[in-house]
RNA sequence: CCAGUGUAUGCGGGAGAACUGGCGAAAGCCGGUGCCGAAGGAGCAACCGCCCCGGAAACUCUCAGGCUCAGGGACCGUAUACACGGA
Numbered sequence: 001c002c003a004g005u006g007u008a009u010g011c012g013g014g015a016g017a018a019c020u021g022g023c024g025a026a027a028g029c030c031g032g033u034g035c036c037g038a039a040g041g042a043g044c045a046a047c048c049g050c051c052c053c054g055g056a057a058a059c060u061c062u063c064a065g066g067c068u069c070a071g072g073g074a075c076c077g078u079a080u081a082c083a084c085g086g087a
Base pairs, nucleotide, nucleotide: 001086002085004084005083006082007081008080009079010078011077012076013075018033019032020031021030022029023028034067035066036065040063041061042060043059047055048054049053
């Protein structure tokens, strides 16, 4: 100096899924039945590796979380910093 990878942070985008009963001035709280998957978690597994064993999903399950707003939000883009790599 470069663009690539990883981590962290900032900014932008960011889906899905309900009704009902009671209490209450309202916010909200409790219950019944149901639903969603893209925080997290768990399971199987394509695949990968240093092949004893291990790593593994946006698939599956819904423990958790969610089903007005808000918040959160995998993932994508971008900027900065650090590390690795290359010239």
About this RNA: Predicted 3D model of an 87-nucleotide RNA (Glycine riboswitch aptamer) from a Paracoccaceae bacterium. The organism belongs to Paracoccaceae, within Bacteria. The sequence was found by an Rfam model in a public genome assembly.